Context: one part of a larger RNA
RNA sequence: CUGGGCGUAAAGCGCGCGCAAGCGGCCUGAUAAGUUGGAUGUGAAAUCCUAUGGCUCAACCAUAGAACUGCAUCCAAAACUGUCAGGCUAGAGUCUGGGAGGGGAAGAUGGAACUAGUUGUGUAGGGGUAAAAUCCGUAGAUAUUGGAAGGAAUACCAGAAGCGAAGGCGACUGACUGGGACAUUACUGACGCUGAGGCUCGAAAGCGUGGGGAGCAAACAGGAUUAGAUACCCUGGUAGUCCACGCCCUAAACGAUGAACACUAGUCGUUACGGAGCUAGUCUCUGUAGUGACGCAGCUAACGCAUUAAGUGUUCCGCCUGGGGAGUACGGUCGCAAGAUUAAAACUC
Numbered sequence: 001c002u003g004g005g006c007g008u009a010a011a012g013c014g015c016g017c018g019c020a021a022g023c024g025g026c027c028u029g030a031u032a033a034g035u036u037g038g039a040u041g042u043g044a045a046a047u048c049c050u051a052u053g054g055c056u057c058a059a060c061c062a063u064a065g066a067a068c069u070g071c072a073u074c075c076a077a078a079a080c081u082g083u084c085a086g087g088c089u090a091g092a093g094u095c096u097g098g099g100a101g102g103g104g105a106a107g108a109u110g111g112a113a114c115u116a117g118u119u120g121u122g123u124a125g126g127g128g129u130a131a132a133a134u135c136c137g138u139a140g141a142u143a144u145u146g147g148a149a150g151g152a153a154u155a156c157c158a159g160a161a162g163c164g165a166a167g168g169c170g171a172c173u174g175a176c177u178g179g180g181a182c183a184u185u186a187c188u189g190a191c192g193c194u195g196a197g198g199c200u201c202g203a204a205a206g207c208g209u210g211g212g213g214a215g216c217a218a219a220c221a222g223g224a225u226u227a228g229a230u231a232c233c234c235u236g237g238u239a240g241u242c243c244a245c246g247c248c249c250u251a252a253a254c255g256a257u258g259a260a261c262a263c264u265a266g267u268c269g270u271u272a273c274g275g276a277g278c279u280a281g282u283c284u285c286u287g288u289a290g291u292g293a294c295g296c297a298g299c300u301a302a303c304g305c306a307u308u309a310a311g312u313g314u315u316c317c318g319c320c321u322g323g324g325g326a327g328u329a330c331g332g333u334c335g336c337a338a339g340a341u342u343a344a345a346a347c348u349c
Base pairs, nucleotide, nucleotide: 004320005319006318007303008302012317014201016199017198021194022193023192025088026087027086028085029084030083031082033081034080035077036076037075038074039073040072041071042070049065050064051063052062053061054060091191092188093187094186096183097182103177104176107173109171110154114150115149118146120144121143125136126135162169163168206247207246208245209244210243211242215241216240220236221235222234223233258316259315260314261313262312263311266294267293268292269291270290271289272288273287274286275285276284277283278281298305299304322349323348324347331342332341333340334339
């Protein structure tokens, strides 16, 4: 170097965009760089190999041959790759049409609940638990009524359902705005796929500045429990949770399954948009795209996967190489910090 792998054994970057780079549809012509054939030159000797010979044999030595798989030049071939030129439409994209959607960001509005304050009624309890107590209440609580306030979340609908690249997204409403699917012709004419570095986004927690603060609630305090109880249970309760702006950049960031394309039995649902049929319906059949359940071939150590592959192939990227030490030390980069990222070794089993 080749050879093996990555759902669960070690191993798919959290997700995307994309420079370089790798790879790349059909037809025609040219070229001849790669490629293929031939010729010539060269490829020192020794070594290796083959044959024969010389030391009694062998090692060793000698002679001859082959080989030296390479390089250069010339001639030829033109299928494939490359390059150049021309063309095509099946990939990719654009226009048009009617639809689906918690896709995004800023705004306006609503109801239920909750809490504190206020008001009326009303009186001795309330609350909490396995049982209690801390706690609240005669300074009138709990309960109930009215009107007013505040912040956060949006019951039912709700679904194996929908949308988004992922993280994620759920009251209603009008503007703004991204993407995908379907249908139909028309248009561009390979404009494509992957993507080291790079850049964007990236739950929760956390950080900075300024707001906000109802409920919940790390820390903390008290009451219980207990041998103890720095817990589980209860009463309180501050950061935080919310908003704006700026950081952080990590998760069992999971389908523990990278992206793209092609091919490979079926059955039953569901979502979106179409088409056809006649018996005109809550109908039947069917196309494309998504999303589920099962199941054959095949694959798999098994579990299982199975047209949404973990099947059969191609292209590109990432990653793995016994356990511990260790995702640690040191150094670098980033960060306000917390820390993140990159990432060993000694030693040991």
The part of an RNA shown here (small-subunit ribosomal RNA, central domain) has 349 nucleotides and comes from an uncultured bacterium. RNAcentral holds the full RNA, with entries from ENA, Greengenes and SILVA. Model confidence (mean pLDDT): 89 of 100.